This is a predicted structure of a 538-nucleotide part of an RNA (large-subunit ribosomal RNA, domain I) from a Brevinematales bacterium. Rfam family: Bacterial large subunit ribosomal RNA. Model confidence (mean pLDDT): 83 of 100.

[in-house]
Context: one part of a larger RNA
RNA sequence: GGCUAAGGGUGAAUGCCUUGGUACCGACAGGCGAUGAAGGACGCGAAAAGCUGCGAAAAGCUUCGGGGAGUCGCACAGAGGCUUAGAUCCGAAGGUAUCCGAAUGGGGGAACCCGAUCAGGCAGUACCUGAUCAUUACGUACGUAAGUACGUAAAGCAGACCCGGGGAAUUGAAACAUCUUAGUACCCGGAGGAAGAGAAAUCGUAAGAGAUUCCGUAAGUAGCGGCGAGCGAAAGCGGAAAAGCCCAAACCCACGGCUACGGCUGUGGGGGUUGUAGGACCCUGCAACAUCAUUGAAGGAGAAGCGGAAUGGUCUGGAAAGGCCAACCAGAGGGGGUGAGAGUCCCGUACGCGGAAAGCUGACAAUGUGGCGGGGUAUCCUGAGUACCACGGAAUCCGGGAAGUUCUGUGGGAAGCUGGGGGGACCACCCUCCAAGGCUAAAUACGAGUCGGUGACCGAUAGAGGACAAGUACCGUGAGGGAAAGGUGAAAAGGACCCCUGAUAGGGGAGUGAAAUAGAACCUGAAACCCUUAGCCU
Numbered sequence: 001g002g003c004u005a006a007g008g009g010u011g012a013a014u015g016c017c018u019u020g021g022u023a024c025c026g027a028c029a030g031g032c033g034a035u036g037a038a039g040g041a042c043g044c045g046a047a048a049a050g051c052u053g054c055g056a057a058a059a060g061c062u063u064c065g066g067g068g069a070g071u072c073g074c075a076c077a078g079a080g081g082c083u084u085a086g087a088u089c090c091g092a093a094g095g096u097a098u099c100c101g102a103a104u105g106g107g108g109g110a111a112c113c114c115g116a117u118c119a120g121g122c123a124g125u126a127c128c129u130g131a132u133c134a135u136u137a138c139g140u141a142c143g144u145a146a147g148u149a150c151g152u153a154a155a156g157c158a159g160a161c162c163c164g165g166g167g168a169a170u171u172g173a174a175a176c177a178u179c180u181u182a183g184u185a186c187c188c189g190g191a192g193g194a195a196g197a198g199a200a201a202u203c204g205u206a207a208g209a210g211a212u213u214c215c216g217u218a219a220g221u222a223g224c225g226g227c228g229a230g231c232g233a234a235a236g237c238g239g240a241a242a243a244g245c246c247c248a249a250a251c252c253c254a255c256g257g258c259u260a261c262g263g264c265u266g267u268g269g270g271g272g273u274u275g276u277a278g279g280a281c282c283c284u285g286c287a288a289c290a291u292c293a294u295u296g297a298a299g300g301a302g303a304a305g306c307g308g309a310a311u312g313g314u315c316u317g318g319a320a321a322g323g324c325c326a327a328c329c330a331g332a333g334g335g336g337g338u339g340a341g342a343g344u345c346c347c348g349u350a351c352g353c354g355g356a357a358a359g360c361u362g363a364c365a366a367u368g369u370g371g372c373g374g375g376g377u378a379u380c381c382u383g384a385g386u387a388c389c390a391c392g393g394a395a396u397c398c399g400g401g402a403a404g405u406u407c408u409g410u411g412g413g414a415a416g417c418u419g420g421g422g423g424g425a426c427c428a429c430c431c432u433c434c435a436a437g438g439c440u441a442a443a444u445a446c447g448a449g450u451c452g453g454u455g456a457c458c459g460a461u462a463g464a465g466g467a468c469a470a471g472u473a474c475c476g477u478g479a480g481g482g483a484a485a486g487g488u489g490a491a492a493a494g495g496a497c498c499c500c501u502g503a504u505a506g507g508g509g510a511g512u513g514a515a516a517u518a519g520a521a522c523c524u525g526a527a528a529c530c531c532u533u534a535g536c537c538u
Stems, first nucleotide, its partner, number of pairs: 001537009015523001016487002020458002022455007030446001031157002039100003042055003050074002061094006070082003105114003115133007135154008161192001162190005172179001176226001202209002213240005223231002244439003247383001251270008275417001277382004281376006289370001292368005299361002305353003311326005327344002329333001335347003388412009398424001419434005474481002494522001497509004
């Protein structure tokens, strides 16, 4: 020096564990904000660095409800308090709520600086305290007007979902330009708990169907396509859910304006809403409560919460919930905890109960609103810079094509019920529908928040970046980037006392404990690496 074995050290793998995460399901809620939000800064504790909570009334104040013995947050110590005259705690409603922030009196390099007016304190124009003072839109009043006063509203934030206005490129086409990626990403505007769409100028297989939306299918079909890459319907059928309405106009009435007295016109009320045309107008008949709105309200759901069955012995053990023996409950044998594995020990669970005020829902009631026809006539009405056409674009499965349909930038520009649109150029016949006004629940989408549940999901290099003072420490001028770090024990019983020493280290005794090679650098404690001892080899 090497090998082997054993015992230690170091080291942290592995096993076990889980407070955290993750995916999905269900329910609720689906917003907050000038009554100042979201988010922050700075403060508040006897002592107080961080987190949490709170706001100069500052780990808190008041009232009501619950609850019933402890309590002064994380935070396990000492001191000092509070509490059956009901504390702490839980729920609900209030009060307070510095400064910044839409930030809004003016400014500003956020959490700072500087004002004006009025009121109160005060001798006081000093100082202190309180209130008010931004902008824009709309309405009303006044004013010739600029404007002024008053009232109402807006602004800003938030996860996705939704609608609208704009709108790429990488990429694919094995290059690339039409095309594709894709109307995607992204930007902007707007809204709601959903949004959008929606009651046929629809579709159609020519039979017929009968608003919209969503799912399945039709179907990777019909089609589109440098007919390349690729893109890609609809009707119909089966389901989910179902709901239909209101204006404009003709005509009538009232009031007002203008009038060449023929009428024209404005506002309000009635009337009326359709395509086998309907309505106005003239004649005529019937019915009773559908709908919606507001208010009231029995009752219901519902916060904290309350009740809630049933076991003993013995053995092993540090400890029984384990083994054995013998019982019991079960509308409860989901789950968690307790010194190992508990239906009957604890918290619970099934089931049942309770719930002040405010808020929610709400059969029903009241008030208001609000109907269905028949006949006649051919006088009046039935949405105009519209339909449609040309040119330029877009949408649709449709890339200009035989190119309809829908939307519209520019130009042209009807008919008006003996009317008009569509049925994929166009024409005829036939069929079908009634544009140029508006509203509309449900079925559908989402999941930031609250509550509950589930997992051939993870188990500390995993699972969130984050189980721990984590978007922290740290890095960066900044946008931004971004960690590491869990486990004594059943219980601190956390090692009194003695000793060594270089004396706040470390260790040896003693003691605790089932265990201390569980001693806080603490469960288990692999390997590399280091040391010791023994044997063998050189």